[in-house]
RNA sequence: CGAGGUGUAGCGCAGUUGGUAGCGCACGUGGUUUGGGACCAUGGGGUCGCAGGUUCGAACCCUGUCACCUCGA
Repeated sequence: CGAGGUGUAGCGCAGUUGGUAGCGCACGUGGUUUGGGACCAUGGGGUCGCAGGUUCGAACCCUGUCACCUCGA
């Protein structure tokens, strides 16, 4: 320098023929327990790396850009 991949909740991930974001763990509250753990119920939390564009509507399509990984030179 070129090519490809990844980026979504505190952590790990899912979600693509565009329709308004979900799962597990973790966390808060309550129950259970002498207490803790485990278990049960319930709740909070992200607008999708960033910036633009297309569209009635974008995590998803297009462009640029940033970080990391792989390959090539």
The RNA shown here (transfer RNA) has 73 nucleotides and comes from an uncultured Clostridia bacterium.
It matches the Rfam family "tRNA". By type it is a transfer RNA.
The prediction has a mean pLDDT of 81.